[in-house]
Context: one part of a larger RNA
RNA sequence: CUCAAUCUAGGGAAUUCGGCAACGAUAGCCCCGUACCUUCGGUAUAAGGGGUGCCUGCAGUGUAGACUGUAGGUUUCAAUGACAAAGGGAGUCCGACUGUUUAUCAAAAACACAGGUGACUGCUAGCCAGCAAUGGUGAGUAUAGUCGCUGACUCCUGCUCACUGCCAGUACGUGAAACUCCCGUUCAAGGGAACUAAGCGCUGGUAAAGAGCGGGCCUAACUCUGAGGCUCUCAUGGUAGCGUAAUACCUUGGCGGUUGAUUGCCGUCUUGCACCAACGGAGCAACGAGAUUCCCACUGUCCCGGAUUGAGGCCUGAUGAACUCGUCUCGCGGUGAACACGCCGCGGAAUUCCAAUGGGAAGAGAAGACCCCACGGAGGUUUACCACAAUCUGAUGUUGUGGCAUGAUUUUCGAUGUGCAGUGUAGAUGGGAGCGCAGAUGCAAUUUCGCUAGGAAUUGUGGAGCGACAAUGGAACACCAUCCUUUGAAAAUCGUGCCGCUAACCCGGAAGGGAACACCAUUAGACUUGGUGGUUAGGCUGGGGUGGCACGCCCCUGAAAAUGUAUCAGGGGCGCCCAAAGGUGUGCUCAGGAGAGUCAGAAAUUCUCCGUAGAAUGCAAAGGUAAAAGCACGCUUGACCAUGAUUUACACAGCAAGGAUCGUGGAUGCGAAAGCAGGGCUUAGCGAACGUCAGAAGAGCUUUAGUGGCUCUCUGGUCUAACAGUGAACUUACCCUGGGGGUAACUGAGUGGUCGCGGGUGAGAGUUCACAUCGACCCCGCGGUUUGCGACCUCGCCGUCGGCUCUUGGUAUCCUGGCAGUGCAUAAGCUGCCAAGGGUGCAGGUGUUAACUGAUUAAAACCGAACGUUAGUUGGGUUAAGAACGGUGCGAGCCAGUUUGGUUACUAUCUAUUGGAGUUGCCGAGUGUCUGAGGGGAAGGAGCACUGAGUACGAGAGGAACGGUGCUUCGUGGCCACUGGUUAACCAGUUGUCCGACAGGGCAAACGCUGGGUAGCUACGCCAUGGCUCAUAAGAGCUGAAAGCAUCUAAGCUCGAAGGAGCCCCUAAAAAUAGACACUCACUCCGAAAACUCCGCAUGUAAAAGUGCGGAGGCUAUGGACGAGGGCUCCGGCAAAAGACCGGAUUGAUAGGUUGGGGAUGUAAGUUUCAAGCUUCGGCGAGAAAUUAAGUUCACCAAUACUAAAAGCCCGAGAGGG
Repeated sequence: CUCAAUCUAGGGAAUUCGGCAACGAUAGCCCCGUACCUUCGGUAUAAGGGGUGCCUGCAGUGUAGACUGUAGGUUUCAAUGACAAAGGGAGUCCGACUGUUUAUCAAAAACACAGGUGACUGCUAGCCAGCAAUGGUGAGUAUAGUCGCUGACUCCUGCUCACUGCCAGUACGUGAAACUCCCGUUCAAGGGAACUAAGCGCUGGUAAAGAGCGGGCCUAACUCUGAGGCUCUCAUGGUAGCGUAAUACCUUGGCGGUUGAUUGCCGUCUUGCACCAACGGAGCAACGAGAUUCCCACUGUCCCGGAUUGAGGCCUGAUGAACUCGUCUCGCGGUGAACACGCCGCGGAAUUCCAAUGGGAAGAGAAGACCCCACGGAGGUUUACCACAAUCUGAUGUUGUGGCAUGAUUUUCGAUGUGCAGUGUAGAUGGGAGCGCAGAUGCAAUUUCGCUAGGAAUUGUGGAGCGACAAUGGAACACCAUCCUUUGAAAAUCGUGCCGCUAACCCGGAAGGGAACACCAUUAGACUUGGUGGUUAGGCUGGGGUGGCACGCCCCUGAAAAUGUAUCAGGGGCGCCCAAAGGUGUGCUCAGGAGAGUCAGAAAUUCUCCGUAGAAUGCAAAGGUAAAAGCACGCUUGACCAUGAUUUACACAGCAAGGAUCGUGGAUGCGAAAGCAGGGCUUAGCGAACGUCAGAAGAGCUUUAGUGGCUCUCUGGUCUAACAGUGAACUUACCCUGGGGGUAACUGAGUGGUCGCGGGUGAGAGUUCACAUCGACCCCGCGGUUUGCGACCUCGCCGUCGGCUCUUGGUAUCCUGGCAGUGCAUAAGCUGCCAAGGGUGCAGGUGUUAACUGAUUAAAACCGAACGUUAGUUGGGUUAAGAACGGUGCGAGCCAGUUUGGUUACUAUCUAUUGGAGUUGCCGAGUGUCUGAGGGGAAGGAGCACUGAGUACGAGAGGAACGGUGCUUCGUGGCCACUGGUUAACCAGUUGUCCGACAGGGCAAACGCUGGGUAGCUACGCCAUGGCUCAUAAGAGCUGAAAGCAUCUAAGCUCGAAGGAGCCCCUAAAAAUAGACACUCACUCCGAAAACUCCGCAUGUAAAAGUGCGGAGGCUAUGGACGAGGGCUCCGGCAAAAGACCGGAUUGAUAGGUUGGGGAUGUAAGUUUCAAGCUUCGGCGAGAAAUUAAGUUCACCAAUACUAAAAGCCCGAGAGGG
């Protein structure tokens, strides 16, 4: 220091987002007593009071253990004495309730729920699963099952059917295949027509289906308001209720309450950005680990900390990971890819270790989850695109038979036929001179047709005519035959509708039922077709999105005098037009002005003159143009057919369409001709492939007697404006992958429009007067705290707002200090200058920063430090996953709108910092005492009162100062006699239980609880907390020139501040210039290897060198002795993490023990006596008194060697002589 606990005086939520946390408080049982509200059940253990032990009787209950009641006695600080054991109340929101849920960050207001309501469904049902067989619901049957919405209960649930659905209907329109008809040479393919189902159109219904539920203007005798009126519009224009709300942007709405103060809460109003009625509206008792506000109680949440206990941390021993890892890893300033331990400069820095802290290493961890990008992915949605399943319907097959009605066709038998004229109802053509008693012309009745004239049929009657001829007419009639128009009847075939049948088929064990339907299969159409599958999602872009098109073209500028040249740069255009506005030949001259001239005016048409273009040129602009490129007239089609090249598009590589230019051949127009003409004064006016349509002349293949069929080439039309041309919607906060600092959201760096501050000038205000004070317009700067801008660092990750904590810096000074001016009498102010030493606080609401408010105050200054500070904290806000409201969207979803809930991890390597030690160096070693370069400090800051003095000043009212004294507050340092806290030392009381005859003890998690409490440590307690000197700032002056004066200044001199430097306190010989003084010890002894040097011997050599042996040498390496002193070991603490520090060590009071003193507690045990009562008279008995200021106990103060400081070990200078 952390974690887990205990206790804390006084205050009592001041803490905080929020009473988070804390059994801090309440608590068991008995008695008393309990409000509002209410669904009458509750609320309710509401709230709030009182009691509670032990002993001794009596009464009652019970088989008993025991319990209850009552009376008396008695003790404690405290009697549910420990443990166990609700804190309570009031308001609001949401959800009725008990329940359920995101195993592993969300328990909720979400889900569920009983209840309500809508839809489908009569059972071979509906719904669900399945390719099907079949299965579930269900061995159920509408009081049932399935699906949807709402969500107890109470009061209620308004208007709208235009849209989208759903349901129903449908004369008519549309509507596929098949059948039918027509065309197709006969056939076929194919085409057309007609018919026609579902569906759609159409008509209607339906909102507890999806949904929706306006605007403007005027108006009442103060004003305001608008009952009312006018008008536009809609399918209808929001009713009841509620309303600043879980919904209100503005907003901290207004008012009232709550508070000293309230962005809160409650009530009310209500102009509802953007409530609203089963996506239910409004209430609502009870309930809620839900959200929110207040009050009481309570407290270490806080003021403001402190003490104690335990476990870690620390030390010793043992065991022994992980992350991470290029390193030999200082500060400041600068630089630099714009925040450097490493570069540059300056400074610092002897070296090693330990414990801490967490500023930095843009610390580690995780290829950023935000943002953008990818012709990446996935989930979801839909009126995206393309499909599929499912559903409905037609046709055909399975598939037979009968009746009725009706339609069509064919056949047979009938009927029918009126222009005028004509007797009169003449269908057409042909035959024809006859036909008729087998009954003519007639008449009557019935039926039928009708052009209203009449005709036909049947029956009855009747008994001889009709035609030819004539007339009329285009046609002439009797009679016969064929045919046409219209129409009737019958039969056959086909179709449609309805009703039967039974044998296919279906159900059934059967009886039987259904029945040519259905099922099933094939085919066709349709609708609803996200039910299912696959896929798509344009680009540019001062991030992306929204917006726009800068995405194909043309002109000018930009464009920097060749050409070319970018931006979401500036100014404008195009996606046509014209049969003349084209070609050609000829002629003419425009705009405007002056003059003249009938109506006629400024302006009509006419004349004269001037007139370089001031006009016109189809349309933009630029360039161009005068016997024209402009304006007219004549004739015309060159707005031709082919073909080649150049150029532009696309500068200087390639590249399509398109545009333009120059030729050649042919044909043509105009012109006398030369010539001109391949559209338009020029530069814009455009489009690939595939497909398709049209045209032209060919070519190829194939077939034929021939026509023909297929394909290709060429030309033109039809399209891609994202314009070198994919086929194509949203959403993702449930998201994923790959990438990007190529690109946004923090900081930084740049800039400084904006912002803040200052200056110049001085219009003016200030009675007068620019400058006491304020100061417009305009101009010039500084700062880098605002907001922007661009996008330089960072997307293999720099933790994002605010608070807490803690530190430091700036000054543009809020206070305190020193000055100056004043529209300064004093007092209080205002303005300015110097000045950063110190201070700059407490509360209310809000997540807030900010702003506002309350009471204080000398003052409650502004800023920076990665919008200081998350390997420090918090997590209220923002910014994931759940959920709700309002808005928006068809929807999935979304909203710098609101609301509720919602994992904050890291053992510190380096550096840095705070402390603690070791070693080396410091010219022998050491013990002790100092100096003080340097470093640190705020050690003090401020206020009030008294005095001065009711003085100076002032008419008065008022009312100072210099100086002195005392106190307070904030800060700082120290201390523990007092007061207070603690005090798991200690003493005492007491509950439960266990041991024990008592006495005395154990346990009740870290004292069971309670009452006290020394030392120590502490604050809430106590003590201390000065003036002076020096140099200065602004300023005040002296003398004094430059400049005969003046001048504080230029030379010189004197003052002058809480500021600077000291006196003061702390630290500091590692201050490498490594300091000083005093004292102590030492500069000695013993022993000694190898190598080396010298000498000798041997060997060796020509002589040497070399080699071997022996001896000598040197303060020799090294070892030992001595040695001032130090260390270890030992006993300890005024010290302490380890080291260190301090004391002691027998010549000793260092620690322990013992004894005494002093302190704490509060009167021990035992014994005696007493005690309410009971008694078998033996005794029992809570308890009381005495013995007894007792007993127990202590970290304090002494005394006392009884015990232990034993025996020992190690280090340690011994140099130099210039």